[in-house]
RNA sequence: AUUCGUCCAAGGCAAACCCGUCGCGAGGCGGGGACGCAAAGCCAGGGGUCUGCGGCACCGCAGAUGGCCCGGUUGCCGAU
Numbered sequence: 001a002u003u004c005g006u007c008c009a010a011g012g013c014a015a016a017c018c019c020g021u022c023g024c025g026a027g028g029c030g031g032g033g034a035c036g037c038a039a040a041g042c043c044a045g046g047g048g049u050c051u052g053c054g055g056c057a058c059c060g061c062a063g064a065u066g067g068c069c070c071g072g073u074u075g076c077c078g079a080u
Base pairs, nucleotide, nucleotide: 003079004078005077012037013036017032018031019030020029021028022027035067041073042072043071045070046069047068048065049064050063051062052061053060054059
């Protein structure tokens, strides 16, 4: 370095829900809180799903979702 993994060690993140806030909305942000996560770190490139608008039939445009899947990229420990 590659691949595999969480036995060891250090830890890390934070679902639902509640409060506040932003947004037409999906949803985002902050605090509380832990369902879980070996990348539940980062990226909207591909697909899926969701929202808004047009059409109302396919479909198109804009947005959201990385904790839906694939992919890209970076990292701790251990084994190989």
Source information:
This is a predicted structure of an 80-nucleotide RNA (c-di-GMP-I riboswitch aptamer) from a Chloroflexota bacterium. The coordinates come from a structure-prediction model, not an experiment, and the mean pLDDT is 84. The organism belongs to Chloroflexota, within Bacteria. It was read from a public genome assembly, where an Rfam model found it. The model forms 95% of the base pairs in the Rfam consensus.